Source information
Transfer RNA from an uncultured Clostridia bacterium, 74 nucleotides, folded computationally. The prediction has a mean pLDDT of 80. Rfam family: tRNA. By type it is a transfer RNA.

RNA sequence: GAGGGCAUAGCUCAGCUGGUUAGAGUACUUGCUUGACAUGCAAGGGGUCGGUGGUUCGAGUCCACUUGUCCUCA
Numbered sequence: 001g002a003g004g005g006c007a008u009a010g011c012u013c014a015g016c017u018g019g020u021u022a023g024a025g026u027a028c029u030u031g032c033u034u035g036a037c038a039u040g041c042a043a044g045g046g047g048u049c050g051g052u053g054g055u056u057c058g059a060g061u062c063c064a065c066u067u068g069u070c071c072u073c074a
């Protein structure tokens, strides 16, 4: 220098062919349960979906550029 993969909650990830509310597990907070702890049960908080721009009635999803990281080739 060329090509490709990945980036979504604190962490690990899902999200189908663009569609109305962005989810799961775990962690965290509160309550119940216990003499107390753990387990269990219930409820709750937490996201500008890496960034910018574009397409569209509508974008986590499609397109362009860009940042970080990993792999391959030279």
Base pairs, nucleotide, nucleotide: 001073002072003071004070005069006068007067010026011025012024013023019057028044029043030042031041032040050066051065052064053063054062